[in-house]
Molecule: TPP riboswitch aptamer (THI element)
Organism: Clostridiaceae bacterium
RNA sequence: GCUAUUGGACCGGGGAGCCUUUGGGCUGAGAGGAAGCGAAGCUUCGACCCGCGAACCUGAUCUGGAUGAUGCCAGCGGAGGAAGUCCUGGAUACUUUUCG
Numbered sequence: 001g002c003u004a005u006u007g008g009a010c011c012g013g014g015g016a017g018c019c020u021u022u023g024g025g026c027u028g029a030g031a032g033g034a035a036g037c038g039a040a041g042c043u044u045c046g047a048c049c050c051g052c053g054a055a056c057c058u059g060a061u062c063u064g065g066a067u068g069a070u071g072c073c074a075g076c077g078g079a080g081g082a083a084g085u086c087c088u089g090g091a092u093a094c095u096u097u098u099c100g
Base pairs, nucleotide, nucleotide: 001094007087008086009085010084011051012050013049014048017026018025019024033045034044035043036042037041056081057080058079062075063074064073065072
């Protein structure tokens, strides 16, 4: 000198399941909280998580194990895809210079 972890700002990305006697229950950071259109659902805002890769998606109407049931747990997964700039910061390694 160039950088990592960390933190911040703005901007951006993502998901809403299984049951129910409709009262609620389970897991989770979050499971439609508000509004609009509406057949399903979609859009916007809020909450939550995430932004170079442990958010999330595909594979997947997957496989094994549990459960009242469910991406509930594990595998798949050192897989493929996936949203960033600036500031802070300065370790290790590397490079350069000087001195001994």